[in-house]
Molecule: transfer RNA
Organism: Nitrososphaerota archaeon
RNA sequence: GCCGCGUUAGCUCAGCCUGGUAGAGCGUUCGACUGUUAAUCGAUUGGUCAUCAGUUCAAAUCUGAUACACGGCG
Numbered sequence: 001g002c003c004g005c006g007u008u009a010g011c012u013c014a015g016c017c018u019g020g021u022a023g024a025g026c027g028u029u030c031g032a033c034u035g036u037u038a039a040u041c042g043a044u045u046g047g048u049c050a051u052c053a054g055u056u057c058a059a060a061u062c063u064g065a066u067a068c069a070c071g072g073c074g
Base pairs, nucleotide, nucleotide: 001073002072003071004070006068007067010026011025012024013023020057027045029043030042031041032040050066051065052064053063054062
């Protein structure tokens, strides 16, 4: 230098192919239960969908560029 792949909640990851209200588990906080803790149960808290631009009535999703991480080729 070229190619592939990944980037979504504090953490681990779905959702993308097929555009139409952003989700799960864990965690945080509060409460119930218990002599207490743990466990369990209920509620609560959660987002610039890496960044910028383009297409579209509408973009996490399609297109381009850039940044970072991983792998391959030279």